[in-house]
A computed fold for a 72-nucleotide RNA from Xylariales sp. No.14919, annotated as transfer RNA.
The prediction has a mean pLDDT of 81.
NCBI's taxonomy places the organism under Eukaryota, Ascomycota, Sordariomycetes, Xylariomycetidae, Xylariales.
Its Rfam family is "tRNA". It is annotated as a transfer RNA.
RNA sequence: GCACCAGUAGAGUAGUAGUUAACUCAUUUCCCUCCCAAGGAAAGGACCUGGGUGCAAAUCCCGGCUGGUGCA
Numbered sequence: 001g002c003a004c005c006a007g008u009a010g011a012g013u014a015g016u017a018g019u020u021a022a023c024u025c026a027u028u029u030c031c032c033u034c035c036c037a038a039g040g041a042a043a044g045g046a047c048c049u050g051g052g053u054g055c056a057a058a059u060c061c062c063g064g065c066u067g068g069u070g071c072a
Base pairs, nucleotide, nucleotide: 001071002070003069004068005067006066007065010025011024012023013022018055027043028042029041030040031039048064049063050062051061052060
């Protein structure tokens, strides 16, 4: 330099056009307990970025950024 793949709560993953972005761990609060842990209940928290298409974009297209793999 070229090609391909990926980017979604603090972490790891789903969701690949159609109402409200889901799950696990973590965090906070409450219950339980003499206290802690475990257990139960609840809450907060996210679509890398700029455009385009379309009634509707996390999803499709183009550019950019970051990371990974392969080739040179």